[in-house]
RNA sequence: CCGGCGGGUCGGGCGGCCGCCCCCGCGCUUUCUUGCGAAAGCAAGAGCGGGGGAGGAAAGUCCGGGCAGGACAGGGCGCGGUGAUGGCUAACAGCCACCCGGAGUAAUCCGCGGGAAAGUGCCACAGAAAAUACACAGCCUUCGGGCAAUGGUGAAAAGGUGCGGUAAGAGCGCACCGCGGUUCUGGCGACAGAAUCGGCACGGCAAACCCCACCGCCUGCAAGACCAAGUAUGCCGGUAUGCUCUGCCCGAGCGUUAACUCGGCGGGUAGGUUGCUUGAGGCUCUCGGCAACGGGAGUCCCAGAGAAAUGGUCGCUUAUUACAGAACCCGGCUUAUAGACCCACCGGACAA
RNA sequence: GCUGCUGUGGCUCAGUUGGUAGAGCGCGUCCUUGGUAAGGACGAGGUCAUGGGUCCAAAUCCCAUCAGCAGCU
Numbered sequence: 001c002c003g004g005c006g007g008g009u010c011g012g013g014c015g016g017c018c019g020c021c022c023c024c025g026c027g028c029u030u031u032c033u034u035g036c037g038a039a040a041g042c043a044a045g046a047g048c049g050g051g052g053g054a055g056g057a058a059a060g061u062c063c064g065g066g067c068a069g070g071a072c073a074g075g076g077c078g079c080g081g082u083g084a085u086g087g088c089u090a091a092c093a094g095c096c097a098c099c100c101g102g103a104g105u106a107a108u109c110c111g112c113g114g115g116a117a118a119g120u121g122c123c124a125c126a127g128a129a130a131a132u133a134c135a136c137a138g139c140c141u142u143c144g145g146g147c148a149a150u151g152g153u154g155a156a157a158a159g160g161u162g163c164g165g166u167a168a169g170a171g172c173g174c175a176c177c178g179c180g181g182u183u184c185u186g187g188c189g190a191c192a193g194a195a196u197c198g199g200c201a202c203g204g205c206a207a208a209c210c211c212c213a214c215c216g217c218c219u220g221c222a223a224g225a226c227c228a229a230g231u232a233u234g235c236c237g238g239u240a241u242g243c244u245c246u247g248c249c250c251g252a253g254c255g256u257u258a259a260c261u262c263g264g265c266g267g268g269u270a271g272g273u274u275g276c277u278u279g280a281g282g283c284u285c286u287c288g289g290c291a292a293c294g295g296g297a298g299u300c301c302c303a304g305a306g307a308a309a310u311g312g313u314c315g316c317u318u319a320u321u322a323c324a325g326a327a328c329c330c331g332g333c334u335u336a337u338a339g340a341c342c343c344a345c346c347g348g349a350c351a352a
Numbered sequence: 353g354c355u356g357c358u359g360u361g362g363c364u365c366a367g368u369u370g371g372u373a374g375a376g377c378g379c380g381u382c383c384u385u386g387g388u389a390a391g392g393a394c395g396a397g398g399u400c401a402u403g404g405g406u407c408c409a410a411a412u413c414c415c416a417u418c419a420g421c422a423g424c425u
Stems, first nucleotide, its partner, number of pairs: 001348004006343005012317007020053007032045005055323001059334002062332005067220004074250004079216005085097004099113001100111004114211002119209002121205003136151002138147003159177006178200001179198008224274004234265004242254004281300008353424007362377004371408001379395005401417005
């Protein structure tokens, strides 16, 4: 320099003018407006000053948790989810490290990666046969039978290659490779290596049912709490064999003979406050750890609306700016994304 | 904001334990009729919403995305 591979940061900047949302202060009764009050005054707005104001995905709502309610939320069955190993974490299907298999010269990348020797099921067409081999062509034959090497089919055909062996053949025997068991060594472990034994002990599919291990109550801020206003204790049905937790059973609770109960219909309200943002929080330093992450110290406060706020315009610049905008909060994943910058590593070429 | 469902010819829908994608209506050509309708025969028309994965094989199973619909104060 060319090509590649992995990760991180930013994703317009500065200034002038005009405007939007939230918070604090002033003014503290006056310059103005509104409400309450007899008044004094109190509260709010306008005004003035100060502070803050979208994202890396705020998105999809796919996972996990906090929080809230279901009465105090229990046991069994069912149902759903996850799936190598060790760790991290509030938790996870996430992350880190490592193992195994596959791709690549390599850096590196990909893998829902437990069990097919518990059972059931499926494997179209073709093919003799799709799994206790009922063997089509074929080989051998003492014509009783023996065999599975060769051909062909298929996605898949009962260990593979070679030598020996045989009537023909065959793990029938042997060598190497593959597979399985046992022991030893290393590792927390998945696993790896070595030795030895077994002629091989029965194909594939579990993103088919299922089995094993672990996890999981349901509903979601339109949850929930409070205030104010309004309305029809109007109608229908159910009855303790009811209703709720809860899909079923157990268990528990509500209710007590007819309604201020339960289910449905109908009628009314369409306002305010709270939940609401200080949080598993950000930044800097330091200690432990390969890392994810954890401990300690210092420092900062950084949107909180309710038809819903970030905009408009002008100038300069590297100057038209991608994908796109919070709505209870947080940790992840996935998807969209013009462009700019930085770091580590691999392969090739050249020069010193 | 939260929750659930659906996507197959032009339209309405089938298609289930994965194995050749179908029906009705509609469309085209022909027959029948003096002509039309009805009737009869034949035919065309499908990226199974999109992309990826599992499997020998996917409309069907799994994951992601897109579009549409419904409910919740």

Two RNAs folded together computationally: RNase P RNA and transfer RNA, 425 nucleotides in total. Its mean pLDDT, the model's own confidence on a scale to 100, is 76. Rfam match: Bacterial RNase P class A. About the family: Ribonuclease P (RNase P) is a ubiquitous endoribonuclease, found in archaea, bacteria and eukarya as well as chloroplasts and mitochondria. By type it is a ribozyme.